This is a predicted structure of an 89-nucleotide RNA (c-di-GMP-I riboswitch aptamer) from a Pseudomonadales bacterium. NCBI's taxonomy places the organism under Bacteria, Pseudomonadati, Pseudomonadota, Gammaproteobacteria, Pseudomonadales.
[in-house]
RNA sequence: UCGAGACAAAGGUAAACCCGUCGAGAGGCGGGGACGCAAAGCCACCGGUCCUUACGAGCAGGGUGCUCGAGGACAGCGGAGCUGCCGCU
Numbered sequence: 001u002c003g004a005g006a007c008a009a010a011g012g013u014a015a016a017c018c019c020g021u022c023g024a025g026a027g028g029c030g031g032g033g034a035c036g037c038a039a040a041g042c043c044a045c046c047g048g049u050c051c052u053u054a055c056g057a058g059c060a061g062g063g064u065g066c067u068c069g070a071g072g073a074c075a076g077c078g079g080a081g082c083u084g085c086c087g088c089u
Base pairs, nucleotide, nucleotide: 005086012037013036017032018031019030020029021028022027035076041082042081045079046078047077048074049073050072051071052070055069056068057067058066059065060064
C1' cells in the first nucleotide's frame, strides 16, 4: 500500500411505532424510539415501486366529474456513477 469484512475498537446511521409540523398525496423535516446497516454516505442516469389533479389544456357543466399533458416521492428495492472511517489475519 492492497485487503476479505473479524466474534476487534472508535465513531456513525436509525425501521416499525408515537408526538409535533409541512404537503393534495406518496412522503419530507424535528423530537422520542431501535428493526437493522460496512457505504443505510452522495446522486433519480437505467430498471422498479408508490402518489395524483395541487399545476396546465380540453370537454361536460354548476362544482364537481372525465380526458390529456405533466409533475412528484422512495438512495433502508436492484444496477451505474462519485466519495469515504477502521481494519485482526

It was read from a public genome assembly, where an Rfam model found it. The coordinates come from a structure-prediction model, not an experiment, and the mean pLDDT is 80.